[in-house]
Small-subunit ribosomal RNA, 5' domain from a Candidatus Nomurabacteria bacterium, 476 nucleotides, folded computationally.
The coordinates come from a structure-prediction model, not an experiment, and the mean pLDDT is 85.
NCBI's taxonomy places the organism under Bacteria, Bacteria candidate phyla, Candidatus Nomuraibacteriota.
Context: one part of a larger RNA
RNA sequence: GGAUGAAUGCUGGCGGCGUGGAUAAGGCAUGCAAGUCGAACGCCCCGCAAGGGGAGUGGCAGACGAGGUAGUAAUAUACAGGUACGUACCGAGAAGUCGGGCAUAGCUAUUCGAAAGAGUAGGUAAUUCCCGAUAGUCUUUCCGAAGUAAAGGAGCAAUCCGCUUUUUGAACGGCCUGUACUGCAUCAGCUAGUUGGAGUGGUAACGGCACACCAAGGCUAUGACGCAUAGGGGAGCUGAGAGGCUGACCCCCACCGAUAGCACUGAGACACGGGCUAUACACCUACGGGUGGCUGCAGUCGAGAAUCUUCCGCAAUGGACGAAAGUCUGACGGAGCGACGCCGCGUGGUUGAUGAAGUCCUUCGGGACGUAAAAACCUUUUAUGAGGGAGGAAGUUAUUGACGUUACCUCAUGAAUAAGGGGCUCCUAACUCUGUGCCAGCAGGAGCGGUAAUACAGAGGCCCCAAGCAUUAUCC
Numbered sequence: 001g002g003a004u005g006a007a008u009g010c011u012g013g014c015g016g017c018g019u020g021g022a023u024a025a026g027g028c029a030u031g032c033a034a035g036u037c038g039a040a041c042g043c044c045c046c047g048c049a050a051g052g053g054g055a056g057u058g059g060c061a062g063a064c065g066a067g068g069u070a071g072u073a074a075u076a077u078a079c080a081g082g083u084a085c086g087u088a089c090c091g092a093g094a095a096g097u098c099g100g101g102c103a104u105a106g107c108u109a110u111u112c113g114a115a116a117g118a119g120u121a122g123g124u125a126a127u128u129c130c131c132g133a134u135a136g137u138c139u140u141u142c143c144g145a146a147g148u149a150a151a152g153g154a155g156c157a158a159u160c161c162g163c164u165u166u167u168u169g170a171a172c173g174g175c176c177u178g179u180a181c182u183g184c185a186u187c188a189g190c191u192a193g194u195u196g197g198a199g200u201g202g203u204a205a206c207g208g209c210a211c212a213c214c215a216a217g218g219c220u221a222u223g224a225c226g227c228a229u230a231g232g233g234g235a236g237c238u239g240a241g242a243g244g245c246u247g248a249c250c251c252c253c254a255c256c257g258a259u260a261g262c263a264c265u266g267a268g269a270c271a272c273g274g275g276c277u278a279u280a281c282a283c284c285u286a287c288g289g290g291u292g293g294c295u296g297c298a299g300u301c302g303a304g305a306a307u308c309u310u311c312c313g314c315a316a317u318g319g320a321c322g323a324a325a326g327u328c329u330g331a332c333g334g335a336g337c338g339a340c341g342c343c344g345c346g347u348g349g350u351u352g353a354u355g356a357a358g359u360c361c362u363u364c365g366g367g368a369c370g371u372a373a374a375a376a377c378c379u380u381u382u383a384u385g386a387g388g389g390a391g392g393a394a395g396u397u398a399u400u401g402a403c404g405u406u407a408c409c410u411c412a413u414g415a416a417u418a419a420g421g422g423g424c425u426c427c428u429a430a431c432u433c434u435g436u437g438c439c440a441g442c443a444g445g446a447g448c449g450g451u452a453a454u455a456c457a458g459a460g461g462c463c464c465c466a467a468g469c470a471u472u473a474u475c476c
Stems, first nucleotide, its partner, number of pairs: 001476004006472005013345006019338002026301003030298003035060003040057002043054004067256003077180007085173003090169008098132004107122006138147003152161003182228003189219003194216004199211003231253004235246004258279005281292004309335001311334003317331001318329004348378004358369004383413006392403001420465005425446003431460005441448002
């Protein structure tokens, strides 16, 4: 000198764009953040009807999006290769969609319970479930053969949306290998599923992944093992570069969801707002028993030097579901708060000397603040008020804007609404007076102060920066 997710002190007019819980992955009141489909299905309620509403079965979604960085030194990440694998939705192609059946929720009746909820009996539907037929394809195979599928719905119809099997594409994922990847040797030896084999099981798939058997291996000063610290990268800051430091915001990947473990469903999870178990904590209770998980958006307490609104809207972009209309969406689009940062603008302009008054200095002659003020003329960025008024809408007719009393334009009023902070011995731009008297104090370093202090305190003047200016902390 530059930089910061900063904080503190003094001060503070406006706008745009960014940015804002770095500490306690501490605890959380309240509301909202994931639903949707009646064109899969049977019911119930209101209604004369049209129509509207409700829970349930079923399907898809809930594995995305949103948040955090606790763990992880390698099962991560980055780059480069590989293949023993999988894939719902989407695109292209081929074939099929036949015949039967058993349940069950809702419902009705009843029982238990404070509640959460649970039981028994009866009876019902489906794109729920089961059986049979067919099998090009697919799976197994001794190549003879054996096994394996389906669901309907809307519409007057045409047709459309589905369903089953399969090939392929796209994109995504699983797994494997190599290289790179913090500190400590005051961590030197580590390892029994350990290393390998052939086998069985398991998996979508290879594999000690698991298991019984056999062998005795495997890693290590090119740092094993251990301990500490840490998410990795694109990137950011600085620097002429090499390098050093960092990993906020944004993007990619990984991991986590009170703590620990487990599986179920599913194309996909061992699943933040699904389930089970245990633990801690908190809440309800009729004491028998139950309920909960903000590291989603707001908000609250706590700890802290320190970090925001319990806002508006689905109008746009995107997502889920739906044939669609549409519904949902704290993603997102916006507004609010904070000079936290960067950028821009303003706080007026011109004329104006008897150099007014006042203050300060003085050699008492005068000098400085100083064209500064006053005064006159002008302007209106900004401010305030009034009027007009977009784009963002994709969509040719009609309709659809949270922002928005928006941006922007015009007019009116009137200099009207707007300047501070730090410094002035040297480094270092900028000097005098008064007070104090090694006191009170200053200070980044050198140092200053003991009666003429340009270094302390006040004042006048001056210098630097400016809606900021200083200080502290950290990095280069």